[in-house]
Context: one part of a larger RNA
Molecule: large-subunit ribosomal RNA, domain II
Organism: Bifidobacterium merycicum DSM 6492
C1' cells in the first nucleotide's frame, strides 16, 4: 500500500410525551402470588379515569384568602384506560473508538543511587618532605651543607576507570556504537561476591538526576466501558418538502437554554397572509438652509470695551494694536433645524392578481463560526480579500452559459429522453459557433489591450473676442531720434546692479527703455513706425479621442493567441445570426390539486436543484412461524461468463461452465441486518 474478513443509535423499566393500530369502555388492566400438562384458570391488593380548591385541619359544584367588597383556581362544553408497534426523551457505559490523568492492592535496587560486610587490583619511570646521621657554625641555639630516608587527593604513563574533542555511524554492527586523539590512574580510586533502603516512597558531592531501554512521582492488575461542551469514524435505494450561522442569557463566547428559520400532523380556511393598484397617515433622513435657534468660521464697515503712548491735580489726547454688538458679504454641522424629499412603514367590511398561503395547537429536528457582491453608515488612513452594523442578491445549499482560467460579479434555476424549434448575457477575421454586416463620423498611439497629479502648437467638433484690401499675421528692407551719461547712489552706474521720477521735443514712429551685451561706455535686439509681398490671421472657453508622465528580476508576459488600422479599435444609429442543463415542440417517469369512475383507473392543471435536517416509500441479509402433498445426485447452496428485467437498492426456477449437498416462494415474526474512509482492527500479498 493493496486485498479479504471484522467494525459504530442497541438493550432494560408496571419510566415520561406524542402517534398509529387493536380490545373493552364511565370505566379499563390486573401485580406479587396460588392452581395447574397448558401458551390455561385464578388473584381488585393497587394504579389510571370520573370533581375540585386549599399548606393543611376540611369543605365540595364549589373551594381558597376575607369583616366586607373584590379576586385566584375550578364547574356547563365530559373519555379514558390496557395491550403492540413507531419517533423522541429521561435513567443507565447509551451510537463507537481516543486521553493525559485519580485512587486500591501488589511486584521490582540482578540497571542504577546511597551505605554496610568480607575480599581483589593498581607495568614501569620520575621527583626526593618529615625525620634521623656527619660536618660546619653559635655561649647555647636558630641555620647551612653533604649523606641517608621515602611522604604526596604528588609528576609521566599501560592495564583498569572516565567520556573532552572531531570524523564516521543516523531503515546503524549498536534503540548511545567505531576510528583517532584526550582526562585520571596510591586514591573523596576502582572492582568482584553478598545484604539495606520502595512509589508522594527510597537514594541524590543536586542534574528532577537514578530506582530494570519506563521517572516533575516506577511497573502492573483492579476500580474502568473513569470523565473528554474536544477531533475523527457511523455502512442499501427511490420520493416530498427544506433550513440557519439571527435576537435574548448564559463562569459565556468553537457549548447551552428560549424564541426566530424547517418538516409532519391535526384544526382553520374568515382574505385575515403576499404582490401591484387605490385612498389616508405619522416622520425630520437624503438635499437645503441659518439676522430660524444652538455652536463653529472668513473679509468689510462700525468701534462698547481694552493694551500701548503722551499728559496727569483733574479733565483729556493720540494709536498702521486686540477687539464686544450691530450691519454688508460669503461659508461649515452625527450629537444645528425656519425648511424637507425619494424609498420605506402603519391602516383600509378599498380594487385586482395570487393562489394547498396565512393563523391556532402538537410530534421531530438542524442552525445559533457565516461569505462576497451593490446601496447607506461606524471603526481605520473617506488603507485591507479589514473590522462592525442596516439593507439586498448570491454563495452557503446551484449543477448550466459568459467573464482565458476564477464559491460570492454578469444571464439563468438541472424530473428522465430528443442527431427539433427560438432566445439570456456575452458574442458573430482564424482558433472557435454565428456579419472581415449597413450607415455617418473619431483615433495612428497597436491607444484599444493598466495608472494619477500635472505637462505640451497632436488632431475633430462648437462658440466667442480681436487685426484684416484704408493691406492684417509672419519673413525681407529701413528707421528706432534729440534734452540726457534724467536725478540718487556709487570706484563706475550712461536705457539695461539698486532707490526714486518717468517729463519734454522732433516726427511716419521711437518706452528716461523688452531681453542679449560692457569694468563702464560701446554693439545687437525688442516695443513703436513707413515700405514690399499678398489673403486670411491671432487670443480665450468647452467638448470627442489621443501623446507625455511610465523603471524589476526564467520569455513577450498589462489582447486567451494569432493577428487587426475607412479596423478585426472607439462613439451613435440600424438589420441578421449564434448562443445555456433559460423557454417551446414531441413522449416517458413521480408527487401534489381538482374533476370523473363500471374503484382497476381515466382526463386536466401544476410542481419535480438541494447541506443540516423533517416525513414518506421500497431494496437486500441471517435466524423463527406458517403455507407451497415447492424445487435438488437427471445436481442444491456457493463461485464465474452470457443473456433478460427494474427509476433505484437489486432481481431471474433463465442459459452455460464450476461446485457437489442442501435451497427456495408467498404470507407474517425477529435482529449480532448492508461498509470506503474511523493515522480502524486481524490475516494475506
Nucleotide at each position: 500500500g493493496u486485498c479479504u474478513g471484522c467494525g459504530a443509535g442497541u438493550c432494560a423499566g408496571u419510566g415520561g410525551c406524542a402517534u398509529g393500530u387493536g380490545g373493552c369502555g364511565a370505566g379499563g388492566u390486573u401485580a406479587a402470588c396460588c392452581c395447574g400438562g397448558g401458551u390455561g384458570g385464578g388473584g381488585g391488593a393497587a394504579c389510571c379515569g370520573u370533581a375540585g380548591c386549599g399548606a393543611a385541619g376540611g369543605c365540595g359544584a364549589g373551594u381558597c384568602u376575607u369583616a366586607a367588597a373584590a379576586g385566584g383556581c375550578g364547574u356547563u362544553u365530559g373519555a379514558g384506560u390496557c395491550g403492540c408497534g413507531u419517533g423522541u426523551c429521561c435513567u443507565g457505559g447509551a451510537c463507537c473508538c481516543g486521553a493525559a490523568g485519580c485512587g486500591g492492592g501488589a511486584u521490582g535496587a540482578u540497571c542504577u543511587a546511597g551505605c554496610c560486610c568480607u575480599g581483589a587490583g593498581c607495568a614501569g619511570g620520575u621527583u626526593g618532605a618529615a625525620g634521623c646521621g656527619c660536618g660546619g657554625g653559635u655561649a647555647a641555639g636558630a641555620c647551612c651543607g653533604c649523606g641517608u630516608g621515602g611522604a604526596g587527593g604528588a609528576c609521566c604513563g599501560a592495564a583498569c576507570c572516565c567520556a573532552c574533542u572531531u570524523a564516521g555511524g543516523u531503515u546503524g554492527a549498536a534503540a548511545a556504537c567505531u576510528g583517532a586523539g584526550g582526562g585520571g590512574a596510591u586514591g573523596a580510586c576502582u572492582u568482584g561476591g553478598g545484604g539495606c533502603u520502595a512509589g508522594g516512597g527510597g537514594u541524590g558531592a543536586a542534574a528532577g538526576g537514578c530506582c530494570a531501554a519506563u521517572c516533575a512521582a516506577a511497573u502492573u492488575c483492579c476500580g474502568u466501558g473513569a470523565u473528554a461542551g474536544c477531533u475523527g469514524g457511523u455502512u442499501c435505494u427511490c420520493u416530498c418538502c427544506g433550513a440557519a450561522a439571527u435576537g435574548c442569557a448564559u463562569u459565556u463566547a468553537g457549548g447551552u437554554g428560549c424564541a426566530g428559520c424547517g418538516u409532519c400532523g391535526c384544526g382553520u380556511g374568515a382574505u385575515u397572509a403576499c404582490g401591484u393598484c387605490c385612498a389616508g397617515g405619522g416622520g425630520g433622513u437624503a438635499g437645503a438652509g441659518c439676522u430660524a435657534c444652538u455652536g463653529g468660521a472668513u473679509g468689510c464697515u462700525u468701534g462698547c470695551g481694552g493694551g500701548c503712548c503722551c499728559a496727569u491735580a483733574c479733565c483729556g489726547g493720540g494709536u498702521a494694536c486686540c477687539a464686544a454688538c450691530a450691519g454688508c458679504a460669503a461659508c461649515c454641522a452625527a450629537a444645528c433645524u425656519c425648511c424637507g424629499a425619494a424609498u420605506a412603514c402603519c391602516u383600509g367590511c378599498g380594487a385586482c392578481g395570487c393562489g394547498u398561503a396565512u393563523c391556532g395547537c402538537g410530534g421531530c429536528a438542524g442552525u445559533g463560526a457565516c461569505u462576497c457582491g451593490g446601496c447607506g453608515g461606524g471603526g481605520g488612513a473617506u488603507a485591507a480579500g479589514c473590522u462592525c452594523c442596516g439593507u439586498u442578491g448570491u454563495g452557503g445549499a446551484a449543477a448550466g452559459g459568459g467573464a482565458g482560467a476564477c464559491a460570492g460579479c454578469c444571464c439563468a434555476g438541472a424530473u428522465c429522453g430528443u442527431c427539433g424549434u427560438c432566445u439570456a448575457a456575452g458574442g458573430u477575421c482564424c482558433c472557435g459557433a454565428a456579419g472581415c454586416g449597413u450607415g455617418u463620423g473619431c483615433u495612428a498611439a497597436g491607444u484599444g489591450g493598466g495608472a494619477a497629479a500635472g505637462g505640451a502648437u497632436g488632431u475633430g467638433g462648437a462658440g466667442u473676442c480681436g487685426c484684416a484690401u484704408a493691406g492684417a499675421c509672419a519673413g525681407c528692407c529701413a528707421g528706432g531720434a534729440g534734452g540726457u551719461u534724467g536725478g540718487c547712489u556709487c570706484a563706475g552706474a550712461a536705457g539695461c546692479a539698486g532707490c526714486c521720477a518717468u517729463c519734454c521735443u522732433u516726427g511716419a514712429a521711437a518706452g528716461a527703455g523688452u531681453g542679449c551685451g560692457u569694468a563702464a561706455c560701446a554693439g545687437c535686439u525688442c516695443a513703436c513706425u513707413g515700405g514690399u509681398c499678398u489673403a486670411g490671421u491671432g487670443g480665450u472657453u468647452c467638448c470627442g479621442c489621443g501623446c507625455c508622465g511610465a523603471c524589476a528580476a526564467u520569455g513577450u508576459a498589462g489582447c486567451g493567441g494569432g493577428g487587426c488600422u475607412c479596423a478585426a479599435g472607439c462613439a451613435c444609429a440600424c438589420c441578421a445570426c449564434c448562443g445555456a442543463a433559460g423557454a417551446c415542440g414531441c413522449g416517458g417517469c413521480a408527487a401534489c390539486g381538482g374533476c370523473u369512475u363500471u374503484c382497476g383507473g381515466g382526463c386536466c392543471g401544476u410542481u419535480g436543484g438541494g447541506u443540516a435536517g423533517g416525513a414518506g416509500a421500497g431494496c437486500g441479509u441471517u435466524c423463527c412461524g406458517u403455507c407451497c402433498a415447492g424445487g435438488g445426485g437427471c445436481g442444491a447452496a456457493g463461485c464465474g461468463g452470457c443473456g433478460g428485467c427494474g427509476u433505484g437498492a437489486g432481481c431471474c426456477u433463465g442459459u452455460c461452465g464450476u461446485g457437489g449437498a442442501c435451497c427456495g416462494g408467498g404470507c407474517g415474526g425477529a435482529a449480532g441486518u448492508g461498509a470506503g474512509a474511523a493515522u480502524g482492527c486481524a490475516g494475506a500479498c